[in-house]
RNA sequence: GGUCUGUUGGUCUAAUGGCUACGAUGCUUGGCUGUCGCCCAUGAGAUACGGGUUCGAUUCCCGUACAGACCGCCA
Numbered sequence: 001g002g003u004c005u006g007u008u009g010g011u012c013u014a015a016u017g018g019c020u021a022c023g024a025u026g027c028u029u030g031g032c033u034g035u036c037g038c039c040c041a042u043g044a045g046a047u048a049c050g051g052g053u054u055c056g057a058u059u060c061c062c063g064u065a066c067a068g069a070c071c072g073c074c075a
Base pairs, nucleotide, nucleotide: 001071002070003069004068005067006066007065010025011024012023018055027043029041030040031039048064049063050062051061052060
């Protein structure tokens, strides 16, 4: 350098061209408890960036960034 794959809350992760994006863990607040923990309830938190197609894009396409795999070149 080329080809391919991937990128979703702090971490992990599901799903779909169409209503407010699923769940786990962690965190907030409250309850429970003599206290802590466990447990129960509650709240906040995410589709990498830009562009295109479309009535509508997190989803399809292109580019960029990052990560990985394979191949190639130089030495």
Source information: A computed fold for a 75-nucleotide RNA from a Cytophagales bacterium, annotated as transfer RNA. Its Rfam family is "tRNA".